[in-house]
């Protein structure tokens, strides 16, 4: 970096999926060691048990215990007291906020221990726990009486501080601050240790600690404030202590932070308020960046600590191991009352796919306490457990070909596995044993020693001692390849292919898809690719995806421009000139933690992993610069406007007016029909229609004109006339002096239908009726008709409101056409069309009227379907509009364009395709094939054209493949191999049996080196079994139709086009000219064959003219070679001459000459393909099946059956005949298991003996027949017709009944020219008459051929049917037998509604108020302090404090209504999915009534009319 996927192929749009990385991951299958890290993402759910915050005896009294030289002293430590527990430590629920992030203020403020600097520390009082006793309690715990100490408490002096008032004086961010002086008030203490020295007591002196007070710092806190922080508008208004403000309380401190009052304010479209979601970051993952998504570990900050709520204590807490109260749990309980709160470290249980030991240790690092030894510390430091993740390393090296065995595939030769492997020879990493063995340790305590004035003290140097991991890292030795490989995949994407099993089954799948007997995709093997102690799969997230697009996307037809305008916020914005710097730019200093990343080194053997230096986009401060934006100012025209003169028009509203037409009254003239269609009813008329004159009503839209024209923003506007009145264009250069462009909300306006109210209704005209058509016809046609179409007022606001193209400004070739104007005949300005360059565009196409080059503004897209649906919500009277989703589903849906194909499009050309004509089938018997029926079998196969007198050019047996029955099993045939017997096999002759077969005699081919025959054995034969959808081969039909392609060029981004088309012309893509095509090959044509003419050349079995011989009569003889004929060779015929047409061509007409003339006539000769077209049963073959049988023999029977339907002939219905008699004339063929003459015989097939001729131009079949003459019959079911039947023979044949052909005699049926519909044929052709042949032992009406007589018509191409070619539309490509739309009907599935039912959440009102706090007090009661008295014991009063109480607030809790969200609900709607379900055909072609929007009715469904509108 990119691939696959929409089509027959293309370009493109667009969506889906894949290849990469990543994780606090889980599952599967596997698993050798090491480092280094991570390790409950679920239930902020419950927790047993142990642990996680204590420490001080150098602050107190005292208790005990042990020691005692009885002085005392050691040790522990339950209270008082002091610090400490706010710190470590979890976790993430809450929270959308000054929680966080960053950068700043605090002149508005705290701060324990810690530093520093300065000052002090005088003198006094009265309790109280412990402990002694009593006494309630089950327990926690509690009452009372007495005693007692303190660095506990309380007064009292003193500074200083503070507060108030006055003065002065200073600063500068003047709501103040900082000294300084005077008066007033208040307000501090605490002492204990230690060492030396003197009189023991007690004093003195000295060090450290600890205390008070004040300044000051560090560090850490509190508050304030700019930016920066998620979705949603289907949440648009929100707030009453709410926004200020005075005054006062409150606090450490500003502040509505409380509270009296007073003012009405404050927030909000630059998104308030509500709601869902979330802890923020530093980073982390990806990514080329921009960016997306994240917030594990590890850092910082914030919030909980079972749920709510509230103080205390303190420097600090509203306190996770700490207190008061309410809830909910759980546990104890003697039932009265108590105790808890692992989101600290292990660890239960529970939930989950899923997450560890109830370890050691304070040795180090840190913390709290202590002078300080120390003591505590689940912070921490380590071990344990999990391949959870990243990194290293190993499972062996080298030679080793008989290319061993085994496997698997074979074409049977061979290949692969494969140097692999055995085998040789090496080496020891890792495992395993054993031996050595560190760094982490640095200090404190003691001791000894030195220094300062130095004894305490403080610094230094020596000794001594301190490892949890641990005998671990590591070093060494031994032995010996010994101890270690798997997982995934192999159709394409994607690296890697064969076999065998299945057989749309089982299964696979990431997308596309694969599997219905030969599967590289399902499963097993073999091999072979990837990765490796792992490696697949799931989930997630980024990335590919420019597929939300700032970098970096569109919007004509693919999704996507608002119907249209005017405007308001906002955005954007013309020329000079000056000024300022907010935005830009530059310099500098502040932060920006560490850690992470990146650079460059270093350290563990290496790497991961550690270290160290460095750099880090962003914020701010401060300077400086002036082009550009931006702001003030002053100008200025070109933009934009105004004037002033001209001028076009259906631009709008309003009144009037006018003429043609329809309808309809009246009334005359006039008589039977009119009206209508494709034909027709229905209607409508003798009660006079309809035609036709006259007159009259009424209503709506205005022919020509008229035009791709004009005018208006869009919707729209069309007789005339008048009035009102909007806008354009042109010209002129007077005026103002940027007024400008576009525009989210907002207003106007807006085509038809539709509504609502009153009119008015001539015409048409939904709806309805009613007549045809139809299978039906709820339509398309028709006769009718209601609303509505008209007007006024008022409403709806949509349409395919389309140029599908927003608006505005600048720029880029030109041509034509046309309207308006100026100027004039040169242009110029303005609309409006249409060619068309360069550009653009997927193509199509646009092109100065842009879809082109470039800004500025707005709308609006983001696969399809669900769906413009469904809930809200606003609008409307409705109808409905506007905004507008999700679940589900699906791998496409779509645009242009290209080649088929098709079309009840077009145009064109040909054909016995029509037509014109001839005969004919189709009706009768019959024959023959078919199909159904029967059957023991009726053997198979062929099925529109392209199966049906076809395979079959012959079914009595055989044939045969079918059925019964009775036989054989290496077989009837091939080939091969072992064994064993050796005299007999075909044949002749018998006997058994239906026959196969069996068995006897005769006779003697080939064998005896047994190559022969038997009979046994193994491979094996054999099949008309199955598949013509595995297949060759071969044919059929499109078609003997003129088509099917290639090279090179050229065009198209490309499928592809050109060539091959175009104009002529032909049978023909057949020629000829043009022509971006030149050329060529398969076909067409020619070559072949046969007929017609001629010519040469041969004459026998042919021929006889001529010249002889002869016959009754014959080329029968001699002879000939002319002719005829034979059969080989050649000439001819080419549009070659000539006119005419035609383009000076090709060709066509005509014509001449010739036997023939335009391909002379017939044949053979069938392009690339189509139809899975026939055909395994001609043959040939893969597979698969049978194998004492699906094989092989035999008898006999069947293929011949017969209610019926077809198709293909054959005979006939007669007089163009029928019968009889008679006379002619061909051609081609065929013959030895054979044609057969002739004689005789028989009526006759036919036979028979004798004989003849011939392997054939010689001999035979062989007579050819309609024809021709002569006669008879006379229109009849006949002298037509011959079927049917009985009888009686012939022939072939082993055999003639099933079931053969002929003959002779008798019968004598249908049928009197054949319905709908249909076939054949264009000259020697139709028709018609015979004749031969294959096949065959007999049998032909059938094939295949052959020759007699021999016509008719073709004007023509409008139809039918086939094809060629051009062109056109298409949603068809398995290609119209395509494709496809709804309704009903089954199954499943997500959603919507619903009478309700149930939960959460936040908020009001009210009610009840725990604890606590503030306030207030009647009462009760009170050591210390002051006062007065005193009997000195105390009493009494005071200030102060407790307690009850009352007030305000108030948590849970309770009761109302309502609010929003969710689950749920009989029933209902519609919506989506399902190979083969009903109905119908609404779209795709003119799709058979062009299709679509919008709106209204109506209908089983698609739909189907009306009105308007686009054309796609």
């Nucleotide at each position: 970096a990119g691939a696959g996927u929409u089509u027959g192929a293309u370009c493109c749009u667009g969506g889906c999926u894949c290849a990469g990385g990543a994780u606090u991951a889980a599952c599967g299958c596997u698993g050798g060691c090491g480092g280094c890290g991570u390790g409950c993402c679920u239930a902020a759910u419950a927790c047993a048990u142990g642990c996680a915050a204590g420490u001080c005896g150098a602050a107190c009294g005292g208790a005990a215990a042990c020691c005692u030289a009885c002085g005392g002293g050691u040790u522990u430590u339950a209270g008082u007291g002091g610090c400490g527990a706010a710190c470590g430590g979890g976790u993430g629920a809450g929270u959308a906020a000054c929680a966080c992030g960053u950068a700043a203020g605090u002149a508005a403020u705290c701060u324990g221990c810690c530093c520093u600097u300065a000052a002090g520390a005088c003198g006094a009082g009265g309790a109280u726990a412990a402990c002694a006793g009593u006494u309630g309690g089950a327990a926690a715990c509690a009452a009372u009486u007495g005693c007692u100490a303190a660095g506990a408490c309380u007064g009292g002096a003193u500074a200083g501080g503070a507060a108030g008032c006055g003065g002065g004086g200073a600063g500068g961010c003047c709501u103040c601050u900082c000294g300084c002086c005077g008066c007033u008030u208040u307000u501090a203490a605490a002492a204990g240790a230690c060492c030396u020295a003197g009189u023991u007591u007690c004093u003195a002196g000295g060090u450290a600690u600890g205390c008070u007070u004040a300044a000051g710092g560090a560090g850490g806190g509190g508050c304030u404030u700019g930016c920066g922080c998620c979705a949603u508008a289907u949440u648009a208004g929100u707030u009453a202590g709410u926004u200020g403000g005075u005054a006062g309380g409150g606090u450490a401190a500003c502040g509505g932070c409380c509270u009296c009052c007073c003012a009405a304010g404050a927030c909000g479209a630059u998104g308030a308020u509500g709601u869902g979601u979330a802890g923020c970051u530093g980073g982390a993952c990806u990514g080329a960046g921009a960016g997306g998504u994240u917030g594990a570990a590890c850092g910082g900050c914030c919030a909980c600590a079972u749920u709510g709520g509230g103080a205390c204590u303190g420097a600090g807490a509203u306190a996770c191991g700490g207190c008061c109260c309410a809830a909910a749990c759980u546990c104890c309980u003697a039932c009265g009352g108590g105790a808890g709160g692992c989101a600290g470290c292990a660890g239960u249980a529970g939930g989950g796919a899923a997450u560890u030991u109830u370890c050691g240790g304070c040795a180090a690092u840190g913390g709290a306490g202590g002078c300080a030894a120390c003591u505590c510390u689940g912070a921490c430091c380590g071990a344990g457990c999990a391949a959870c993740g990243c990194c290293g390393c190993g499972u062996g090296a080298a030679c080793g070909a008989u290319g061993a065995a085994g496997u698997a595939c074979u074409u049977c030769g061979g290949u692969a596995u494969g140097u692999a492997a055995a085998g040789u020879u090496c080496u020891u990493u890792u495992a395993u044993u054993a031996a050595g063995g560190a760094a982490g340790a640095a200090a404190a305590c003691a001791g000894c020693c030195c220094g300062g004035c130095g004894a305490a003290c403080c610094g230094g140097g020596c000794u001594u001692u301190u490892g949890a991991c641990g005998g671990u890292a590591c070093u060494u030795a031994a032995g010996g390849a010994a101890u270690c490989a798997g997982c995934c995949c192999c159709g394409g994407c994607u690296a890697a292919u064969u076999a065998u099993g299945u057989g749309c089954c089982a299964g696979c799948a990431g997308c596309c898809g694969c599997g219905g007997u030969a599967a590289u995709a399902c499963a097993u093997a073999a091999g072979g690719g990837g990765c490796g102690a792992g490696u697949g799969u799931u989930a997630u997230c980024c990335g590919g995806a420019a597929u939300u697009a700032u970098u970096g996307g569109g919007c004509g037809u693919a999704a996507a421009g608002g119907g249209u305008g005017c405007g308001u916020a906002g955005g954007c914005g013309g020329u000079g000139a000056a000024g300022u710097u907010a935005g830009u730019c530059a310099a500098u200093g502040g932060u920006g933690u560490a850690a992470u990343g990146g650079c460059a080194g270093c350290g563990c053997u290496u790497a991961a992993c550690g270290g160290u230096g460095u750099c880090c986009g962003g914020c701010u401060a401060u300077u400086g610069a002036a082009a550009c934006u931006g702001c003030u100012u002053c100008a200025c025209u070109c933009g934009a406007g105004u004037g002033a003169g001209a001028u076009a028009g259906a631009g709008g509203c309003g009144a009037g007016u006018g003429g043609a037409a329809u309808u309809c009254c009246a009334u005359g003239u006039g008589u039977a029909g009119c009206g209508g269609u494709a034909a027709a009813a229905u209607g409508u008329g003798u009660a006079a229609a309809u035609a036709u004159a006259u007159g009259g009503a009424g209503g709506a839209a205005c022919a020509c004109c008229a035009g791709a024209g004009g005018c208006g923003u869009a919707g729209g506007c069309g007789g005339c006339u008048c009035g009102c009145u909007g806008g354009g264009u042109c010209u002129u250069g007077a005026c103002u002096g940027a007024c400008g462009c576009u525009g989210a909300g907002g207003c106007a306006c807006g085509a038809a239908a539709g509504c609502g109210u009153g009119g008015g209704g001539a015409g048409c005209a939904a709806a309805c009726a009613g007549g045809a058509u139809u299978a039906g016809a709820u339509a398309c046609c028709c006769u009718g008709g209601u609303a509505g179409u008209c007007c006024a007022c008022g409403c709806c606001g949509u349409a395919a409101a389309c140029g599908a193209u927003g608006a505005g400004u600048a720029c880029u070739a030109a041509g034509u056409g046309u309207c308006g104007g100026g100027u004039u005949c040169c242009c110029c300005c303005g609309g409006u069309a249409c060619u068309g360059a360069a550009g653009u565009u997927a193509a199509c196409a646009c092109a100065u009227u842009a879809a082109g080059u470039a800004c500025u503004c707005c709308g609006c897209c983001u696969g399809a379907g669900u769906a413009g649906u469904a809930c809200g919500u606003a609008c409307g009277c409705a109808a409905g509009u506007a905004u507008g989703a999700a679940a589900c589903u699906u791998a496409a849906a779509g645009g242009a364009a290209u080649u088929g194909a098709c079309g009840g499009g077009a145009c064109u050309c040909c054909g016995c395709a029509c037509a014109a004509g001839c005969g004919g089938u189709g009706g009768a018997u019959c024959a023959u094939g078919u199909u159904g029926u029967u059957u023991a079998a009726u053997u198979c196969g062929a099925a529109g054209a392209u199966a049906c007198g076809c395979g079959a050019a012959a079914a009595a047996c055989c044939u045969u493949a079918c059925c019964a029955g009775g036989c054989c099993u290496u077989g009837a045939c091939a080939u091969g191999u072992u064994c064993g017997u050796g005299c007999a096999a075909u044949g002749c002759a018998g006997u058994a049996g239906u026959a196969a077969u069996a068995u006897u005699g005769c006779g003697g081919a080939g064998g005896u080196u047994a190559u022969c025959a038997c009979g046994a054995u193994c491979a094996c034969a054999g099949g008309u079994g199955g598949u013509g959808c595995a297949u060759g081969g071969u044919u059929g039909u499109c078609g003997u139709c003129a088509g099917c392609u290639c090279g090179u060029g050229u065009c198209g981004u490309g499928a592809g086009a050109u060539g091959u088309u175009a104009g002529g012309u032909u049978a023909a893509g057949u020629c000829c000219u043009a022509a971006a095509a030149c050329g060529a090959g398969c076909g067409a044509a020619a070559c072949c064959c046969u007929u017609g003419u001629c010519a040469u050349u041969a004459g026998u079995u042919g021929c006889c003219a001529g010249c002889a011989u002869g016959u009754u009569a014959a080329g029968a003889u001699g002879g000939g070679g002319a002719c005829u004929c034979u059969a080989a060779u050649g000439a001819g015929a080419c549009u070659g001459c000539c006119a005419g047409u035609g383009a000076c061509a090709a060709a066509c007409u005509g014509g001449a000459g010739g036997a023939a003339g335009g391909u002379g006539g017939g044949g053979a000769u069938u392009a690339c393909g189509u139809c899975a077209a026939a055909u395994c049963a001609g043959c040939a073959u893969g597979c698969c099946c049978c194998u004492u049988a699906u094989g092989g023999c035999c008898u006999g029977g069947g293929c011949u059956a017969c209610a019926a339907a077809c198709g293909u002939g054959a005979u006939a219905c007669a007089a163009u005949g029928g019968c009889u008699g008679u006379g002619a004339c061909a051609a081609a063929g065929a013959g030895u298991a054979g044609c057969u003459g002739a004689a005789a015989c028989g009526c006759g097939a036919g036979u028979u003996u004798u004989u003849a001729g011939c392997c054939a131009a010689u001999c035979u079949c062989a007579a050819a027949a309609a024809c021709g003459c002569a006669g008879u019959c006379u229109c009849a079911g006949u002298u037509c017709g011959g079927a049917u039947u009985g009888a009686a023979g012939u022939c072939u044949g082993c055999a003639a009944c099933u079931c053969g052909a002929c003959u002779u005699c008798a019968u004598g049926a249908a049928g009197u020219u054949g319905g709908a519909a249909u076939c054949g044929c264009u000259a020697g052709u139709a028709a018609u008459c015979g004749c031969g042949a294959a096949u065959c032992a007999g049998c032909a009406u059938g094939u295949c051929g052959c020759g007699g007589u021999g016509a008719a018509u073709a004007c023509g191409u409008u139809c039918u049917c086939g094809g060629g070619g051009u062109u056109u539309g298409u949603a068809c490509a398995c290609a119209c037998c395509g494709c496809c739309c709804g309704u009903c009907a089954a199954a499943c599935c997500a959603c919507g509604a619903a009478a309700g039912u149930u939960g959460g959440c936040a908020a009001u009102a009210c009610c009840c108020c725990a604890a606590a706090a503030c306030g207030g007090u009647c009462g009760c009661u009170u050591a210390a302090c002051g006062g007065a008295c005193u009997c000195c014991g105390g009493u009494c009063c005071g200030a102060g404090g407790g307690c009850c109480c009352c007030g305000u607030c108030u948590a849970a809790g309770g009761u109302a209504g309502g609010g929003u969200u969710g689950a749920u609900g009989a029933u209902u709607g519609g919506g989506g999915u399902u190979a083969a379900g009903u109905c119908g055909u609404a779209a795709c072609a003119a799709g058979g009534u062009a299709u679509c929007c919008c709106u209204a009715c109506c209908g089983g469904a698609a739909g189907g009319u009306g009105g308007g509108g686009a054309u796609g």
Notes
The RNA shown here (small-subunit ribosomal RNA) has 1512 nucleotides and comes from Ligustrum ovalifolium. It matches the Rfam family "Bacterial small subunit ribosomal RNA". Rfam links the family to the GO terms structural constituent of ribosome and ribosome.